[in-house]
Context: one part of a larger RNA
RNA sequence: UGACGGGGGCCCGCACAAGCGGUGGAGCACGUGGUUUAAUUCGAUGCAAACCGAAGAACCUUACCUGGGGAUGUACGAGAAAGCUGAGGGACCUCGGAGCGUCAAGGUGCUGCAUGGCUGUCGUCAGCUCGUGUCGUGAGAUGUUGGGUUAAGUCCCGCAACGAGCGCAACCCCUGCAUUCAGUUGCCAUCGGUGAGGCCGGGCACUCUGGAUGGACUGCCGGCGACAAGCCGGAGGAAGGUGGGGAUGACGUCAAGUCAUCAUGGCCCUUAUGUCCAGGGCGACACACGUGCUACAAUGGCCGGCACAGCGGGAAGCGAAGGGGCGACUCUGAGCGAUCCCUUAAAGCCGGUCCCAGUUCGGAUUGCAGUCUGCAACUCGACUGCAUGAAGUUGGAAUCGCUAGUAAUCGUGGAUCAGCCAAGCCGCGGUGAAUACGUUCCCGGGCCUUGUACA
Numbered sequence: 001u002g003a004c005g006g007g008g009g010c011c012c013g014c015a016c017a018a019g020c021g022g023u024g025g026a027g028c029a030c031g032u033g034g035u036u037u038a039a040u041u042c043g044a045u046g047c048a049a050a051c052c053g054a055a056g057a058a059c060c061u062u063a064c065c066u067g068g069g070g071a072u073g074u075a076c077g078a079g080a081a082a083g084c085u086g087a088g089g090g091a092c093c094u095c096g097g098a099g100c101g102u103c104a105a106g107g108u109g110c111u112g113c114a115u116g117g118c119u120g121u122c123g124u125c126a127g128c129u130c131g132u133g134u135c136g137u138g139a140g141a142u143g144u145u146g147g148g149u150u151a152a153g154u155c156c157c158g159c160a161a162c163g164a165g166c167g168c169a170a171c172c173c174c175u176g177c178a179u180u181c182a183g184u185u186g187c188c189a190u191c192g193g194u195g196a197g198g199c200c201g202g203g204c205a206c207u208c209u210g211g212a213u214g215g216a217c218u219g220c221c222g223g224c225g226a227c228a229a230g231c232c233g234g235a236g237g238a239a240g241g242u243g244g245g246g247a248u249g250a251c252g253u254c255a256a257g258u259c260a261u262c263a264u265g266g267c268c269c270u271u272a273u274g275u276c277c278a279g280g281g282c283g284a285c286a287c288a289c290g291u292g293c294u295a296c297a298a299u300g301g302c303c304g305g306c307a308c309a310g311c312g313g314g315a316a317g318c319g320a321a322g323g324g325g326c327g328a329c330u331c332u333g334a335g336c337g338a339u340c341c342c343u344u345a346a347a348g349c350c351g352g353u354c355c356c357a358g359u360u361c362g363g364a365u366u367g368c369a370g371u372c373u374g375c376a377a378c379u380c381g382a383c384u385g386c387a388u389g390a391a392g393u394u395g396g397a398a399u400c401g402c403u404a405g406u407a408a409u410c411g412u413g414g415a416u417c418a419g420c421c422a423a424g425c426c427g428c429g430g431u432g433a434a435u436a437c438g439u440u441c442c443c444g445g446g447c448c449u450u451g452u453a454c455a
Stems, first nucleotide, its partner, number of pairs: 001455002003452003007449007015439002019402005026294008034285002042053002064280006073103001075102003106269002109267003115263002117258003120254001122252001127166006133142003146157003172246004177214007186204003191201003217240001220234005283421001296395001300354007312342003317336002322331003361392001366387007408431007
């Protein structure tokens, strides 16, 4: 100087507390360990591995296993033999050449403890440093400590310090208000037409679309405070003290992760550890863990009627209306780049039914019959109909998320994608709470200080 302390002081964070909903029990899905296997390819392993790489494993993918197969270099070096043909002997020039050695191509072969790049994490925590000066023999200190204040090393004041850099904040994007420009595919207040519809004439006021501009700065008022920084209250305002959300991650830590995205040193393989094909496997199953989905019901299930979104996507695509089928779906095929389609949102509201039961709850499992994609659904796809109806009556110890348009709950779009094992992921809107006394305690962190036999 750091690190550490079941030392102290001050202060933060859904850290506890207060509250709401879960996980842990059940069934199923996915991931992982283990076991099994010819193979169940590989990696990730406390937080920070385990719906993670994988935003799509039937073939392909695919790296694994079994079986089978083919090709290898006008590269370099030394360089045959059997056989056949020919020849009196020797010298010189040139070509070919199996296999061998060296090297090249290739390797998802090894080493992330040789590396680049990228990433996680502490942590969006408020810190980490430098120049000059000063102090100290020196390591180093000071500045960065102190008094206030802040989300913040944010700002003010003080001070042997004075300045500066990387961080904080702001500049960027989305959203909330207004003005302006523009008016089709959007809109319809006024005028006219009309037979159900902004359908038509017309109009661009409004909604909306998308460019520009304004707007919020503790600016104004009162109180507190050191007359400061700032804090509390109020006015006006669409918005108030960082308005809400995002992007943005300092010096560094964990020899953290990745040689299987890619790149790359070294090592290793070279008729194979390279490469092609078929089939199988990655989907196994006594078990254990993790993440989810669906439930256990009446704030509910079922039936009928009625209502209201937003983000997105569409040409080898989205596919209307009409016809067929109980249905998955199918026939035909209009239209489609704010135009048409995906697209009836669902929870909700109104009416009816069930009457507390393993049930009209719950839907696993299984049988039969089908639909669709695809060369092909046996291993191993999704979906539909009929039948079957399992466990489950709110879950031990323990444990997780969340402070507001949040949690909870409801549906909905997209990427990947022929199809899909998506109940995942990334978005979107609808309905819409409860609670926070407080900082003693648990966890993590910041600053000062103290002890230390640790570095």
Source information
Predicted 3D model of a 455-nucleotide part of an RNA (small-subunit ribosomal RNA, 3' major domain) from an uncultured Bacillota bacterium. The coordinates come from a structure-prediction model, not an experiment, and the mean pLDDT is 83. Rfam family: Bacterial small subunit ribosomal RNA.